A computed fold for a 108-nucleotide RNA from Alkalibacillus haloalkaliphilus C5, annotated as SAM riboswitch aptamer (S box leader).
[in-house]
RNA sequence: UUCUUAUCAAGAGUGGUGGAGGGAAAAGGCCCUUUGAAGCCCGGCAACCGUUAUGUUCUGCAUAAUAGGUGCUAAUUCCUACAAUGUUUACACAUUGUAAGAUAAGAU
Numbered sequence: 001u002u003c004u005u006a007u008c009a010a011g012a013g014u015g016g017u018g019g020a021g022g023g024a025a026a027a028g029g030c031c032c033u034u035u036g037a038a039g040c041c042c043g044g045c046a047a048c049c050g051u052u053a054u055g056u057u058c059u060g061c062a063u064a065a066u067a068g069g070u071g072c073u074a075a076u077u078c079c080u081a082c083a084a085u086g087u088u089u090a091c092a093c094a095u096u097g098u099a100a101g102a103u104a105a106g107a108u
Base pairs, nucleotide, nucleotide: 002107003106004105005104006103007102008101013042015041016040017039021032022031023030027080028079029078043073044072045071048069049068050066051065052064053063054062055061056060077100081098082097083096084095085094086093087092
């Protein structure tokens, strides 16, 4: 890089530093930002993996604890892809599903 599985409408700062950008690929929108962006430190959220304990239909599954390993810490994955259904004079809108993307674990 690729593949598989699971999750993605929730949650998380009145802090310090820094000094102009940022919003997970590209593009287009639309937002955030000197009333202080990104990054770094501290703090916090979260149970995917790990560890411990308990239960059980027992080497599997479930529950609880633990923040150890990742991850996350504005807006639905900020919105925009495709299909179906419904609504509309039309533009468009809503719901569902699929695809794509992100994160975790495993495999190659």

Annotation
It was read from a public genome assembly, where an Rfam model found it.